[in-house]
Context: one part of a larger RNA
RNA sequence: GGAUGAACGCUGGCGGCAUGCUUAACACAUGCAACUCGGACUGGAAGUGGUGUUUCCAGUGGCAGAUGUGUGAGUAACGCGUAAGAACCUGCCCUUGGAAAAGGAACAACAGUUGGAAACGGCUGCUAAUACCCUGUAGGCUAAGGAGAAAAAGGAGGAAUCCGCCCGAAGAGGGGCUUGUGUCUGAUUAGACAGUUGGUAAGGCAAUAGCUUACCAAGGCGAUGAUCAAUAGCUGGUCCGAAAGGGUGAUCAGCCACACUGGGAAUGAGACACGACCCAGACUCCUACGGGAGGUAGCAGUGGGAAAUUUUCUACAAUGGGGGAAAGCCUGACGAAGCAAUGGCGCGUGGAGGUAGAACGCUAGCGAGUCGUGAACUUCUUUUCCUGGAGAGGAAGCAAUGACGAUAUAUGGGGAAUAAGCAUCGGCUAACUCUGUGCUAGCAACCGCGGUAAGACAGAGGAUGCAAGCGUUAUCC
Numbered sequence: 001g002g003a004u005g006a007a008c009g010c011u012g013g014c015g016g017c018a019u020g021c022u023u024a025a026c027a028c029a030u031g032c033a034a035c036u037c038g039g040a041c042u043g044g045a046a047g048u049g050g051u052g053u054u055u056c057c058a059g060u061g062g063c064a065g066a067u068g069u070g071u072g073a074g075u076a077a078c079g080c081g082u083a084a085g086a087a088c089c090u091g092c093c094c095u096u097g098g099a100a101a102a103g104g105a106a107c108a109a110c111a112g113u114u115g116g117a118a119a120c121g122g123c124u125g126c127u128a129a130u131a132c133c134c135u136g137u138a139g140g141c142u143a144a145g146g147a148g149a150a151a152a153a154g155g156a157g158g159a160a161u162c163c164g165c166c167c168g169a170a171g172a173g174g175g176g177c178u179u180g181u182g183u184c185u186g187a188u189u190a191g192a193c194a195g196u197u198g199g200u201a202a203g204g205c206a207a208u209a210g211c212u213u214a215c216c217a218a219g220g221c222g223a224u225g226a227u228c229a230a231u232a233g234c235u236g237g238u239c240c241g242a243a244a245g246g247g248u249g250a251u252c253a254g255c256c257a258c259a260c261u262g263g264g265a266a267u268g269a270g271a272c273a274c275g276a277c278c279c280a281g282a283c284u285c286c287u288a289c290g291g292g293a294g295g296u297a298g299c300a301g302u303g304g305g306a307a308a309u310u311u312u313c314u315a316c317a318a319u320g321g322g323g324g325a326a327a328g329c330c331u332g333a334c335g336a337a338g339c340a341a342u343g344g345c346g347c348g349u350g351g352a353g354g355u356a357g358a359a360c361g362c363u364a365g366c367g368a369g370u371c372g373u374g375a376a377c378u379u380c381u382u383u384u385c386c387u388g389g390a391g392a393g394g395a396a397g398c399a400a401u402g403a404c405g406a407u408a409u410a411u412g413g414g415g416a417a418u419a420a421g422c423a424u425c426g427g428c429u430a431a432c433u434c435u436g437u438g439c440u441a442g443c444a445a446c447c448g449c450g451g452u453a454a455g456a457c458a459g460a461g462g463a464u465g466c467a468a469g470c471g472u473u474a475u476c477c
Base pairs, nucleotide, nucleotide: 001477002476003475004474006473007472008471009470010469013347014346015345017343018342019340020339021305026303027302028301030300031299032298036062037061040060041059042058043057044056045055046054070258071257072256079183080182081181082180083179084178085177088175089174090173093171095169096168097167098166101135103133104132110125111124112123113122114121115120141148142147154163155162156161185229186228191221193219196218197217198216199215200214201213202212203211233255234254235253236252237248238247239246240245260281261280262279263278264277283294284293285292286291311337314335319333320331321330322329350380351379352378353377361370362369363368385414386413387412388411390409394404421466422465423464424463425462426447427446432461433460434459435458436457442449443448
């Protein structure tokens, strides 16, 4: 000098843009953050009343809930970056070849009854389906043969037709796995590893594999730093620097890991699942003491910690996502608004004229000098400010549909009106005198200053620098 997710002190007019718990992955009151489909199905209710039709609800069923969102605790690792690879899977989407035959038995809801304080159940009976099951059928699978196993569902419409289901093949995008190489510190950590390294056989997986097991062999790693310990999410980037390089990993984007702590699987195309389940633990709450309920590192918000970080706001209008044939529904993603000089950018606090060089202040060699064209005064302007009416784009379209928004913007009226501070002035370093103090009080990054004429302390006048900021502290180059 530059930089910051900064903080503190003094001060503070406006606009649009960005950013905002770096500390306790501490504990959380309250509300909301994942639903949707009646064009899969049964039942019920409401409304209507011309027996047409509409709306809503409970349950079964389907899809989604594995996305989006948050955080960085753990992790020194195929975690990440980069470059390759072979033994794999893939719902929705796209292309394409076929097939959708014939039957059956249940279970919710519901009704009855009954247990419990509640959470939530038990028993009996009835019932539908794109829920479930049997039989039949296959250009598919197992190297071949033999043999075996293995599919289906309908809905809407007057119809045309549309949507959906089943078995194959190819694709796209996504995911799992393997490998080369790079990736912080310590030797005051030198040896470390028994499923450990390899083989055979079996199991297991979507797939390779000590992934697992039995047997056999004794190996594989290490001074090019193994093991152990400490620290740490990685990267694109970002800050500094002429570069080399050093620091860093907030916001945005990619990957990873986690979702009260530890463990577990089921479902599913996909999870070992933030707002799912089971077990254990700590904590909190309810209880009729028998037993139950909960998880903000989602958005707001509270307490606590801290030098320190915002509203319990608005809307699904746009973009995107989920369900749906669609209308519509849901969406604290997202779009906006609010708060904060936290940052960077822009604008303003007036312009021109104006010497009786007024008064006050300060200084003085007592002539005056300085503050100073500065003010007053004259005149002009209205960015801002106050006020009146007008008024978009963002909306894709035939039309309708805007949270922001009484917005932006242009325009009429008013009046210089509403708007300047902070630090410094011995040298480094731009800017000097007086008074007070008297090695005191104090200043100071460094050199140093102060012991009676202090340009260095304190006050005043003046000056210099930056400016809605200025200085200090902390950290990095």
About this RNA: Predicted 3D model of a 477-nucleotide part of an RNA (small-subunit ribosomal RNA, 5' domain) from Tinospora cordifolia. The coordinates come from a structure-prediction model, not an experiment, and the mean pLDDT is 85.